[in-house]
Formats: sequence, structure tokens, C1' cells
RNA sequence: GGGCUCGUAGUCGAAUGGAAAGACGCAUGCUUCGCAAGCAUGAGAUUGUGGGUUCGAUUCCCACCGAGUCCA
Repeated sequence: GGGCUCGUAGUCGAAUGGAAAGACGCAUGCUUCGCAAGCAUGAGAUUGUGGGUUCGAUUCCCACCGAGUCCA
């Protein structure tokens, strides 16, 4: 320098055009003498950045940034 894969909540991770699941963690409550575990409820994501296509983009296209891998 080039090819490919990937970037979504504090962490992991689904959704592949109709607008974002789940788990862990966090907060509150119940339970306990207290802690842990368990149960219930809740908060937390401008989906890496910018632009384009579309009535509508996490999804499709382009550039850039970053990570991994392969080739030179």
C1' cells in the first nucleotide's frame, strides 16, 4: 500500500428496510438480625463520524476514523 470482516447501553450481544431484543451490571422495593442469593419494578442507546438513496435506514451505497485478519 491492497483485499476481507467488524464498530449497537458500563460489558457481552440480537435485530438485515416499518424505527432497537436479551443477559450481566446499575438504581429502588420485597425478603433477611445483616450480607449474598431470589423475586418485582425502573433508568440507561442521537446504532463509530459525515454524506447519499428511500415515504421510511441499525439494515442499502460512498468517504473518513478505529479494531481484527490475510497478502505484498